[in-house]
RNA sequence: AUGGCUCAGGAUGAACGCUGGCGGCGUGCUUAACACAUGCAAGUCGAGCGGAACUUUAUAGUGAAUCCCCUUCGGGGGUGAAGCUGUAAAGUUUAGCGGCGGACGGGUGCGUAACGCGUGGGUAAUCUGCCCUUGUCACUGGGAUAACACAUCGAAAGGUGUGCUAAUACCGGAUGAAAUACAGACUCGGCAUCGAGAUUGUAUCAAAGUCAUGCGGACAAGGAUGAGCCUGCGUCUGAUUAGCUUGUUGGUGGGGUAAAAGCCUACCAAGGCGACGAUCAGUAGCCGACCUGAGAGGGUGAUCGGCCACACUGGAACUGAGACACGGUCCAGACUCCUACGGGAGGCAGCAGUGGGGAAUAUUGCACAAUGGGCGCAAGCCUGAUGCAGCAACGCCGCGUGAGUGAUGAAGGCCUUCGGGUCGUAAAACUCUGUCCUAAGGGAAGAUAAUGACGGUACCUUAGGAGGAAGCCCCGGCUAACUACGUGCCAGCAGCCGCGGUAAUACGUAGGGGGCAAGCGUUAUCCGGAAUUACUGGGCGUAAAGGGUGCGUAGGUGGCCUGACAAGUCAGGGGUCAAAGGCAACGGCUCAACCGUUGUAAGCCCUUGAAACUGUCGGGCUUGAGUUCAGGAGAGGAAAGCGGAAUUCCAAGUGUAGCGGUGAAAUGCGUAGAUAUUUGGAGGAACACCAGUGGCGAAGGCGGCUUUCUGGACUGAUACUGACACUGAGGCACGAAAGCGUGGGGAGCAAACAGGAUUAGAUACCCUGGUAGUCCACGCCGUAAACGAUGAGUACUAGGUGUUGGCCCUAAGGGUCAGUGCCGCAGUUAACACAUUAAGUACUCCGCCUGGGAAGUACGCUCGCAAGAGUGAAACUCAAAGGAAUUGACGGGGACCCGCACAAGUAGCGGAGCAUGUGGUUUAAUUCGAAGCAACGCGAAGAACCUUACCUAAGCUUGACAUCCCUCUGAAAGCCCCUUAAUCGGGGCCCCUCUUCGGAGCAGAGGUGACAGGUGGUGCAUGGUUGUCGUCAGCUCGUGUCGUGAGAUGUUGGGUUAAGUCCCGCAACGAGCGCAACCCUUGUCUUUAGUUGCCAGCAGUUCGGCUGGGCACUCUAGAGAGACUGCCGAGGAUAACUCGGAGGAAGGUGGGGAUGACGUCAAAUCAUCAUGCCCCUUAUGCUUAGGGCUACACACGUGCUACAAUGGCUGUUACAAAGGGUUGCCAAGCCGCGAGGUGGAGCUAAUCCCAUAAAGACAGUCUAAGUUCGGAUUGCAGGCUGAAACUCGCCUGCAUGAAGUUGGAGUUGCUAGUAAUCGCGAAUCAGCAUGUCGCGGUGAAUACGUUCCCGGGCCUUGUACACACCGCCCGUCGCACCAUGAGAGUUGGCAAUACCCGAAGUCCGUGAGGUAACUAUUUAUAGAGCCAGCGGCCGAAGGCAGGGUCAGCGAUUGGGGUGAAGUCGUAACAA
Repeated sequence: AUGGCUCAGGAUGAACGCUGGCGGCGUGCUUAACACAUGCAAGUCGAGCGGAACUUUAUAGUGAAUCCCCUUCGGGGGUGAAGCUGUAAAGUUUAGCGGCGGACGGGUGCGUAACGCGUGGGUAAUCUGCCCUUGUCACUGGGAUAACACAUCGAAAGGUGUGCUAAUACCGGAUGAAAUACAGACUCGGCAUCGAGAUUGUAUCAAAGUCAUGCGGACAAGGAUGAGCCUGCGUCUGAUUAGCUUGUUGGUGGGGUAAAAGCCUACCAAGGCGACGAUCAGUAGCCGACCUGAGAGGGUGAUCGGCCACACUGGAACUGAGACACGGUCCAGACUCCUACGGGAGGCAGCAGUGGGGAAUAUUGCACAAUGGGCGCAAGCCUGAUGCAGCAACGCCGCGUGAGUGAUGAAGGCCUUCGGGUCGUAAAACUCUGUCCUAAGGGAAGAUAAUGACGGUACCUUAGGAGGAAGCCCCGGCUAACUACGUGCCAGCAGCCGCGGUAAUACGUAGGGGGCAAGCGUUAUCCGGAAUUACUGGGCGUAAAGGGUGCGUAGGUGGCCUGACAAGUCAGGGGUCAAAGGCAACGGCUCAACCGUUGUAAGCCCUUGAAACUGUCGGGCUUGAGUUCAGGAGAGGAAAGCGGAAUUCCAAGUGUAGCGGUGAAAUGCGUAGAUAUUUGGAGGAACACCAGUGGCGAAGGCGGCUUUCUGGACUGAUACUGACACUGAGGCACGAAAGCGUGGGGAGCAAACAGGAUUAGAUACCCUGGUAGUCCACGCCGUAAACGAUGAGUACUAGGUGUUGGCCCUAAGGGUCAGUGCCGCAGUUAACACAUUAAGUACUCCGCCUGGGAAGUACGCUCGCAAGAGUGAAACUCAAAGGAAUUGACGGGGACCCGCACAAGUAGCGGAGCAUGUGGUUUAAUUCGAAGCAACGCGAAGAACCUUACCUAAGCUUGACAUCCCUCUGAAAGCCCCUUAAUCGGGGCCCCUCUUCGGAGCAGAGGUGACAGGUGGUGCAUGGUUGUCGUCAGCUCGUGUCGUGAGAUGUUGGGUUAAGUCCCGCAACGAGCGCAACCCUUGUCUUUAGUUGCCAGCAGUUCGGCUGGGCACUCUAGAGAGACUGCCGAGGAUAACUCGGAGGAAGGUGGGGAUGACGUCAAAUCAUCAUGCCCCUUAUGCUUAGGGCUACACACGUGCUACAAUGGCUGUUACAAAGGGUUGCCAAGCCGCGAGGUGGAGCUAAUCCCAUAAAGACAGUCUAAGUUCGGAUUGCAGGCUGAAACUCGCCUGCAUGAAGUUGGAGUUGCUAGUAAUCGCGAAUCAGCAUGUCGCGGUGAAUACGUUCCCGGGCCUUGUACACACCGCCCGUCGCACCAUGAGAGUUGGCAAUACCCGAAGUCCGUGAGGUAACUAUUUAUAGAGCCAGCGGCCGAAGGCAGGGUCAGCGAUUGGGGUGAAGUCGUAACAA
C1' cells in the first nucleotide's frame, strides 16, 4: 500500500433481563387474509301511500241505574254514566308499498411488476344522484299490486292459491324548434377522424303531489363536484429464463358501451413483441413521506394523508347517477351450526372480545357534548366514524427523589509500603423549603340561545410533613473508568483482537471509579462509518482484474470552413408540484414534547427568446483515411523439386575380445565374431557454420537451396477521391504442444511398460531397452506462465547511445521516415519500477475485478467422436489470504577473510588395571543440584562422627536462634558425679553489678501470645553472581542527508591490519561502548638503598661470606631509561601499510596475565546470599544415636599407572623456582629395614624449618621374556591422625604378582621455552589427592597451503522462515462432526396445455304454454309486446391425460470443510 472482518453514531409499531415516583402528548397483532361465542357497527322519511294499533274529542247507535211523562200495568216514550258498535277529526306508534341512503364512513394488504402507482398531458371518444345558476312546464286518462283477509304446505327458514285496496309505485295520450337522429344548403375554426354557430324539413321523448309564504316533480342549458377511458416518462431481482404471440397484429362488415378500441364476432391479410431484455420465474400493494447520510445515495412504506386491490374461496350478473357491491342477490366449493333428516342458516381483513399462532401488541368502557356523515320541511332518529376514558416506561418531552451549614475528617467497609489512604461534607447533627404527595375548599374554557361524555378534570387557594420516590450497565485495547480476594486452560468471559495453565486491572465477588438515568443493558433490523459497486468518488505490469489474436455487424465516438433549423443546452414568464410533514420566523399550552399562522422547491408541462457548443439538413476543403507510380529489405504464407553432413539398419571386407554405460556398477551387446575400421546400399527426420536483445508476421509462429503462386509493411514522388475514420457486444476466421478419427510413414528421440541400479522404501531422479506419439494427407479439438503477466486508436511531453531497412545533403559528418534495444530527466507509482515502444498528460471505444477457502467445483445449458471446453453458483468455514519493500536469521547460494578449523607434525584418548564423576539399577536412605558444545576429578579448596540437607529410632514444642510483655530467681556459664545408646534429665561445687534503697541493668527459669524456624515449592515471579558465543570485532548514538515509511547513509567501496587498526575515496560530519594503549609480570640497562642478600679486591679464618670490611657484582625492590616502523632500501597511490636491512638485550602487539562491548540462550543457581508469592507450624521446625551419601550385573566421561631397552634396577654425583610455617614449620642427635618415634635447637621468617628437587651425568647390571617390564589384587605384620578407622582413612615392611606386548570405528590437545617429559609447592585439611591451583628443570617436530570438515567476521543473493531450518509446510489413510452433489425411487406444491362434464348468469334463437294496461274491430277474439319453458355460444368448480417447474424425504455413494500431541512419507519455500 491492497483487502476483507469488527467497533464507536443515529433510528425502531419492537422483544427480552434487571429496576420502576409523577404528569403531558403520541403509539400499541409486524406472526395465522387462522377460526370465531356474545353485543353493537345503516338507517331514515307518516310533510309520498293504503292500512293497523292506541289515545283524545265530537257524533250516531246500543245501553244498566236514576229521574220524568204516558200506561191497557204486559209495558211504551224521553233522559242517559261506564262499556260496546259505527262515523268524523286530532294525536302517538309503524309491519308493508314508495323515496333517498346502504358505492360514504370504518377494516385489511391476499392478489397485483400492472397505465396498479407517481408525475405531466389528452378526452375533437365520455358520464355525473344530491348541490348552484338560468329558462320553460306540470294537461288528460288507465290498469294493477303488497299490506290485509281467508284457505293451505312446511319442524323451521319460508312459501302457494283466492279475494280486496292506495300512492311522489306503474302505464297510455296531449304539449315541446330545448334536446337527439336523419336530410339539405351556409359561415367560422381546427388536430387526421372533425369541432362550433346559424338555419329548413321530418321523426322521437316529460311530469306528482303534499298537512302548501314552504318542500318537492319534469325538460333543457350552464356550473361545481365526483368518476371513466387513453397516453409520454419513471417504477425490484434473475439470461444457469432467448425467443414469445393465433384474437395474436392490422383491415372491412356487424355487434356492444356513458365512451375510443379485437372490447366481441364473421371474413381477409400475416403480421406484432424482443438483447434499449420480450417471454418465463421469484419477490412486492404504490406514493406523500419516515430513518440515515456532508451530499449524491441507501433502506423502509406502522401511525397520519392520497390512490389501488380485497371482503370465507372461485364464478356471475341484477338494481342503481354510481357496484359487478365488507354487515345485498344467485351458483359452485370448503368449513361451522340448526334439523322432525325432508331441508335450512352463516361469513369480525368494522368496534370491543374469544381461541389459536407467536419473542410480542390493550377494555366485551362512556357519550353523541363537540367535529363530520345518512335520512327528514323540521323536531329529531341513527352513527364502535368521531370525541373521551381504561391498560402498557412502547416512544418523545418535562419534573422530582431535597437545599444550606457541617472535620474529630466519627463509626463501619476496602486497600496499605502499617506511616496512612479512600468511600467523604458523604453521614450524623443544626437551620430551612414544599415541586410531586395527602386532606379540605373554590372551580373553568371547550357552547353563538339550549345541550358537557370527558369531569368535580385542568387550574387556583389553604393546611400537613423530608416525610412515600434510584436504578442499570461498564472499568485489557478500541473506549471514559483499578485495586484486593477466590479460581487455576477449571469454572467462565468475548463485538473484534483475545483473556483463564497459582501473583488474572479481561472469569466470580467485594471496595472504589466511569457513564447514563425512571430508566439502563442485551438481542433483532436499517443507514452511516464503507471511496468496501466508486454518478459525485475506485481500479486491472507484480495485490482481485486485459479477452490468445485478428476481421467485422449493431452500438458508441468522430477533422477544417460555412448556411439553415432549434432536439439537447441557456435565459425570462406561466401552470402544476393536495393537505400533513421538513426548514425558517412568529405565536398558544408555566417550559418542552405537542399545536397554530406566515414564508419557503427540486421535478414535469406550456410559452417567449438566444445560437457559442453537441445534434440534424445543405454547400465546400484537404491535413485524417484511401488510391496511383517507382524503388529496395525480409526464416511472411502455400505448393513442387533438389542437396550435403550425421544417426540407425542391411550386405561385404579387415580384425579380436571385449564393447557399452555410470558417482560406482549392473541389466544389455559380443567368439554364432560385437565395438573399431573400409566400401556399397536403404530409409526417415532435421537443416551445423552464417546467427546477431538481427529480420518477417495480427497472434500462434517462421531458419538448407531453387522455381511457381501469393499477403503485408516501409521509403520517395506525382496526381486523384473527399471524412470514406476509430473502437467493436454478439458473429466469423486463425490459433503452440498434447490429444482424437481415417489412411500412410517410422531413422533418431521417447510417455506407458520391462529390466538393472540407488534407497529404510524408490511404482522417481541415473542406466539398458522400448510402444503409442513425434513426420505426411484429410478432418476434429480450441486450450497454455497463448507473458511485455502491460487491449486497440489518436495527440502531446528533455535527452544520450547502439542497431535494421529506406531517402536526402555542403558527406571523417549531419538530417529525415519507419522499426528494434539499452541508459536516463520531468512526471507517475504502495514500492519495485515505467519513462516518445509510458505504467506520463488527455480523449474515444471494448474486455475484466470487488476478502481467502469451498471452486473454476456442483447443477443446468451450448459445443465436442471422446478427452474435455465455454458459461458458472451456493451451503459451510476462516480473520485473514495476497503485493512490494525493510531488518534479521537461514541456505547441501556466491565472493573475500580469520581461527590448532583442516592440512603438516607431535603426544594422546577409545583396548588393560586402578582412581574419580555421571547414568542406570539397588536400597529404609543410597540427600539435592548440574544435562550437547557451555552436565559428568562439576557445586565439593578434601562425606569415618561432625559436615548432612537423606533414612531408621528416640525425644522437644514460644522452640537450637531474634524482639516485645508478665511472674519468680540471682546467677548463668564452667567443673565433678549419677543416669541414658546419646541428647534430655538429676545432684554437688562455684555463685552478679550499680543504687538516691523506690528501683535499674544483666542473666537464668516459668508462663501467655504476637512470633521464631524451614537446604519445603517456584531460577518460567526476582536481585545478585556465573557460563557461553568470544578477546570474536563488532554494537550504537547526535546532527545532517535520502526514503511516504519500516529504515538507509555514517559502519558500504579501494587498500591495509591481530583489530570498525589505519589511509584514501565517499552526503556525510562527529561521538560513545568495544579494539589498542594505560595496569601487573617477564626479558636489557641506569640510578637509589645494602640486611637476613652478595664477595671482585684487601685482611683474618675453625675453610662454612664464617669474621673484619665493602656494596663493585648477583640479588632484592623503589624510581627511571629503552622500541617509536624512529633510521635506510624496495614495493605501494607520494598514503596507510608490507617486505628486507642496520643498530639493539629486545622489532614491528617482544612473551604471558588481568581486562569480556550491545546482546543471545525464559542458559545455570530460591542448596552461597538476598527476596515476592505459595506451603508446614506437638512439624516439612529443633536435638541426639546409628546408618546412608562409599551399594554394583552394567554403560559413559575425565584422569593415573603401564605395556618397557630413548627402558628397569643398583651405586655415585650435580643444578631450581615458587610457596608455607606459632593450635605451626620443626633442625642437629639417637632408635627403627621403613612408615615413624624420641628429642628439643632455631624461626612470627631474603636470617630458622618444611627441603634430599627429579629427570640429568658417571659407572654397573638386566637382553626381548608377560620378563629384574607392569604393578592390580590378596595375606600377614606394623605406623600415624582422631572420642572413634567394621561399614569407610592414609602410610610402611614382608609376601602375592591380574590384566596389559601400543589399543576398532571414531576422537582430543598443542605452533616455542610451546608440546612432551621431570620433579617441587600451596589451598582445603585432625587425618585423607592419581584432583585443582601454582613453580621451575630438560626441551622437540611441523605448518606446502586454504580445496574440504567445524566455528566465526564482512559484502552480496534467494526465501512462503521471524519461537527465525530443531523453521515452515503438502497429500493419502484412520476416527468424530457439519453442510452439500449424485441416487432406484417416493411425497407434495405451483402455473399452464389438450379433452370431458358443465352450475348460476349475460347474450342469441325459439317461444304450440301463460299474459291487466296499448291497438284493432266482428266485444270476444286477434295483434303488438312481455313472461315461463326449451335450444345454443361462453362459462367457475370438478374429472381425466401427458409433460413442465419448484421443494421435502431417500438405502447407498462422491468429493468438501472443521477437529487433540493419530499413521505413512517429505511434494513446495534456500541452485